Description
Predicted 3D model of a 73-nucleotide RNA (transfer RNA) from a Clostridia bacterium. Taxonomically the source falls in Clostridia (Bacteria, Bacillati, Bacillota). It matches the Rfam family "tRNA". Rfam classes the family as a transfer RNA.
RNA sequence: GCCAAUGUAGCUCAGUUGGUAGAGCAGCGCAUUCGUAAUGCGCAGGUCAAGGGUUCGAGCCCCUUCAUUGGCU
Numbered sequence: 001g002c003c004a005a006u007g008u009a010g011c012u013c014a015g016u017u018g019g020u021a022g023a024g025c026a027g028c029g030c031a032u033u034c035g036u037a038a039u040g041c042g043c044a045g046g047u048c049a050a051g052g053g054u055u056c057g058a059g060c061c062c063c064u065u066c067a068u069u070g071g072c073u
Stems, first nucleotide, its partner, number of pairs: 001072007010025004019056001027043005049065005
């Protein structure tokens, strides 16, 4: 230099045919316990990497850029 994949909550990852973004773990609160752990219930946490475009409507489609990983030279 060229090609491909990935980028969504603190972490690991889902997200169907484009229609108001979810789970597990972690965090916080309550219950339970003599107390802790475990368990149960609840709460909070998101500019969906960035910018632009298409569309009534974009995490999803298109373009550019950035980052990471892998391959080729």